The part of an RNA shown here (small-subunit ribosomal RNA, 5' domain) has 578 nucleotides and comes from invertebrate environmental sample. Taxonomically the source falls in Metazoa (Eukaryota, Opisthokonta). It matches the Rfam family "Eukaryotic small subunit ribosomal RNA". Clan: SSU clan. Model confidence (mean pLDDT): 81 of 100. RNAcentral holds the full RNA, with entries from ENA and SILVA.

[in-house]
Context: one part of a larger RNA
């Protein structure tokens, strides 16, 4: 693991890995709207005071479809696990932060432009989730773009000025891209100048002489600062969006000021991760001993590429790197790891398979979108294979849930549900064969019925009495075609529970046991190895037996009966492993 026989009851529960990562009809697995992005549906309700308000298909517009769910085919320092590293990167969403600085054209800044869907009408094709012309109309969609924002400070030029100063221009938000500056951390003592004190023989001479420089690492060309310019012409940001409440001030006005959200926008940090690097570790094999290397092998310099290191790729030097401590090269019925079985310690096999981490989607390769794919329930091309076709063409990837064929020893419904756990979305809602709930289901696991009691009889036992034979009941046991009431599920069933609804389960009325039942099986009986030297058959023949061995006319081993063992709701039998 697969099988044969056999199966009452309850609880869990694996299940098309092994062989064909072999084909595959259907059907369904990804969608999503709030007060709060666009509604003029010729949709609906409501009242039509008018040009209104609610609801709302459809469609654009955002987000998400890189999770998740299968699968193991590749793959042997790869993969993966321990322990670190990134001072060598990137990160949409989620949380905290910050963001009055905007050149030149001139004006609309109380709001600008110009399309396009849905719709509407006309079509085209056998035919698709195929699509044309024409005809409206929207944006948080795609463009365009101001105003308004306090006083200042900084830095260069600089007319003029003996000199102090100094008209006057010009720059300066954040991001990007180059260069360039500071970024100090006690030797003491000397010595110059100038203050400023104490002596002084005015020659001096002793003393004192403050003040500044972000943060942070073991370690940076870090973070922050300064200057000088750049800042992509397919343009970086600096808000022409929406919902709800409506309220202040006055100079009562087509004034002006302002609340609490939602989205949205560039930068830092958070988070979620990704990617990449170091260091240790691995099955068999030598009928595998040398591999590698101007077609990168190994290092260097300096570029491409990249998010970033990195011969990843390029020029241009250099001649190295591995190797009996097994390199390269083959096998693998080889994803790795947690882990499982077995075991006094040591150790063997085993891990496809729920958890993490890889990889893959018929095979191989390209690529677009995006904050993430080298994505496949996205494309595009080539192989294989397929489906429809009016033959012109068109269309597909179940290693998602069921399900179907096929191949095998070898594996379940084309059920129901989002109510539970949880994802995703504009999100009190909507969806989710993630899940989760029945059906199948003797893969395994726990629990555990098929009777219990008591009388009589009958045997036996151990007590007590007894010279033997044998007797007692206040003892026990065991066998019965006797008697005897009690007991209770399995079955069946009002109903409650249970549940999204329902089913099992527990609950629980009525009904449900006397042998002919509600009747336990599978192996076995010479041995090893528990239980027959009982009958009837067979006669080295059917046959049995794991091994020794039976069987040839008295078979303790065959075929049966009947007794008896051994496990028992199970137990054979193969095969793989300890």
């Nucleotide at each position: 693991u697969a099988u044969g026989c056999u199966u009452g009851u309850c609880u869990c529960a694996a299940a098309g890995a092994u062989u064909a990562a072999g084909c595959c009809a259907u059907g369904c697995a990804u969608g999503u709207c709030u007060a709060a992005g666009u509604a003029c549906a010729a949709u609906c309700c409501u009242c039509u005071u008018g040009a209104g308000g609610g609801a709302g298909a459809a469609a654009c517009u955002g987000c998400g479809a890189a999770a998740g769910g299968c699968u193991c085919a590749u793959u042997a320092a790869a993969u993966c696990a321990c322990a670190c590293c990134u001072a060598a990167u990137g990160u949409a969403c989620u949380g905290g932060a910050u963001a009055g600085u905007u050149a030149c054209a001139g004006u609309u800044a109380c709001u600008u432009g110009g399309a396009u869907a849905a719709c509407u009408g006309c079509g085209g094709u056998a035919a698709u989730u195929c699509u044309g012309g024409a005809g409206c109309u929207a944006a948080u969609a795609c463009a365009u773009g101001c105003a308004a924002a306090c006083c200042a400070g900084c830095c260069c030029c600089g007319a003029c000025u003996c000199a102090c100063g100094g008209a006057g221009g010009g720059g300066u938000g954040c991001u990007u891209u180059u260069a360039u500056u500071a970024g100090a951390c006690u030797a003491a003592a000397a010595c110059c100048a100038a203050a400023c004190g104490g002596c002084u023989u005015c020659g001096g001479u002793c003393g004192u002489c403050c003040c500044a420089c972000u943060g942070g690492u073991g370690a940076a060309u870090c973070u922050g600062a300064a200057u000088a310019a750049c800042u992509u012409u397919g343009a970086g940001c600096g808000g022409a969006u929406c919902g709800c409440a409506c309220g202040g001030c006055u100079u009562c006005a087509c004034g002006c000021c302002g609340g609490c959200g939602a989205c949205g926008u560039a930068u830092c940090c958070u988070u979620c991760c990704a990617a990449g690097g170091u260091g240790u570790g691995a099955c068999c094999u030598a009928u595998c001993a040398a591999c590698u290397g101007u077609c990168g092998a190994c290092u260097g310099u300096g570029g491409c590429a990249u998010a970033g290191a990195c011969g990843c790729c390029c020029a241009c030097a250099g001649u190295g790197g591995u190797u009996u401590u097994g390199a390269c090269g083959g096998g693998u019925a080889a994803c790795g790891g947690g882990g499982a079985a077995u075991u006094a310690g040591g150790g063997u096999u085993c891990g496809a398979u729920u958890c993490c981490g890889g990889a893959g989607a018929g095979g191989g390769a390209g690529c677009c979108u995006g904050a993430g794919a080298a994505a496949c329930g996205g494309c595009u091309a080539c192989c294989a294979c397929u489906u429809c076709u009016a033959a012109g063409g068109a269309a597909g990837g179940c290693a998602g849930c069921a399900g179907g064929c096929a191949c095998g020893c070898a594996a379940a419904u084309u059920a129901c549900c989002c109510a539970c756990u949880g994802g995703c979305c504009a999100a009190a809602g909507g969806c989710c064969g993630a899940g989760g709930u029945a059906g199948u289901g003797a893969c395994g696991a726990a629990a555990a019925a098929u009777a219990a009691c008591g009388a009589u009889a009958c045997c036996a036992g151990a007590c007590u009495c007894a010279u033997c034979c044998g007797a007692g009941g206040c003892c026990u046991g065991g066998u019965a075609a006797u008697c005897g009431g009690a007991a209770u599920g399995a079955g069946c069933a009002c109903a409650c529970u249970u549940u999204a609804a329902a089913u099992c389960c527990u609950u629980u009325a009525a009904c449900g046991a006397g042998g002919a039942a509600c009747c336990a099986u599978u192996g076995g009986a010479g041995g090893g190895c528990a239980a027959g030297u009982c009958u009837g058959g067979u006669g080295c023949c059917a046959g049995c037996a794991g091994c020794c061995g039976c069987g040839g006319u008295a078979a303790u081993u065959c075929c049966a009966g009947c007794u008896c063992c051994a496990a028992u709701a199970g137990u054979u039998u193969a095969u793989a492993u300890u």